[in-house]
RNA sequence: GCCUUAUCAAGAGCGGCUGAGGGAAUAGGCCCUGUGAAGCCCGGCAACCUCUGUCCCUUCGCAUCGAAGGGAGAAAAGGUGCUACAUCCUACAGAAUCGAACGUCGAUGGAAGUGGCGGCGAUCUGAAAGAUGAGGA
Numbered sequence: 001g002c003c004u005u006a007u008c009a010a011g012a013g014c015g016g017c018u019g020a021g022g023g024a025a026u027a028g029g030c031c032c033u034g035u036g037a038a039g040c041c042c043g044g045c046a047a048c049c050u051c052u053g054u055c056c057c058u059u060c061g062c063a064u065c066g067a068a069g070g071g072a073g074a075a076a077a078g079g080u081g082c083u084a085c086a087u088c089c090u091a092c093a094g095a096a097u098c099g100a101a102c103g104u105c106g107a108u109g110g111a112a113g114u115g116g117c118g119g120c121g122a123u124c125u126g127a128a129a130g131a132u133g134a135g136g137a
C1' cells in the first nucleotide's frame, strides 16, 4: 500500500522547547496564526483492542464454589488514538418543501401579473474520499 468492519456534531493546557506557516489531497469558500503555525516534550481527553476487578443472565458439574459463553456499567495498568472550527463547509446522487434576483415556454393584438419547466440557493438523506481502531490476505 490492499480487503473487511466499527466510529467520526461529545471531550481534552493560561505548560516547556522552537520559530512560520496551518486547517489530508484538487478546486471554491470560510477560518486559525508573532497575544506564536506546524513539529517535539510534558500534561490532558476518550474508551477501539488487551489486562484487571464488579454485577446480571444462560449452560455444565452434587455444590454458598468452579468452568464455558453472553450482557451491563466502571477504573485506566498496557497497545493505539485524539487534544481550533461537524471529518471546518461544499463538490456526486436522490427527496420533499421553501426562496428569489435568473433563463425558458404557453395563453395575448401587445405587455404586465399569474402559472409550468429548468437552473440556482437553503434543508434533509445517502454515496464517494479521508481519519482512527480492530481483524485479515
Stems, first nucleotide, its partner, number of pairs: 002136007013042001015041003021032003026091004043083003048079003054072008087129001092126004097122003102118004
Annotation: SAM riboswitch aptamer (S box leader), 137 nucleotides, folded computationally. The model forms 88% of the base pairs in the Rfam consensus. The coordinates come from a structure-prediction model, not an experiment, and the mean pLDDT is 75.